[in-house]
RNA sequence: GCCGACUUAGCUCAGCUGGUAGAGCGGCUGAUUUGUAAUCAGUAGGUCGGGGGUUCGAGUCCCUCAGUCGGCA
Numbered sequence: 001g002c003c004g005a006c007u008u009a010g011c012u013c014a015g016c017u018g019g020u021a022g023a024g025c026g027g028c029u030g031a032u033u034u035g036u037a038a039u040c041a042g043u044a045g046g047u048c049g050g051g052g053g054u055u056c057g058a059g060u061c062c063c064u065c066a067g068u069c070g071g072c073a
Stems, first nucleotide, its partner, number of pairs: 001072007010025004019056001027043005049065005
C1' cells in the first nucleotide's frame, strides 16, 4: 500500500425484511441468613465509534473519517 471482519450499557454480546434498543455478567436497593456467599425480587445505567446522505422513519442502507483485529504484498 491492497483486501476483509469488527466498533451497541462498566464487561461479553444479541438486535430478523428499516418501524419507539435488549440479554447475561457486573452495580445499587430489598427479602432470606447470626454474618458473608449463594438464591430470589426490584431498580439504575445507552447522543448504537465521529461526521454526512437516503427515507415519513436508520443500530440496520449509502459515503467519508477514526480505532481494533486478521490476510496479502
The RNA shown here (transfer RNA) has 73 nucleotides and comes from an Alphaproteobacteria bacterium. The organism belongs to Alphaproteobacteria, within Bacteria. Its mean pLDDT, the model's own confidence on a scale to 100, is 81. The sequence was found in a public genome assembly. It matches the Rfam family "tRNA". It is annotated as a transfer RNA.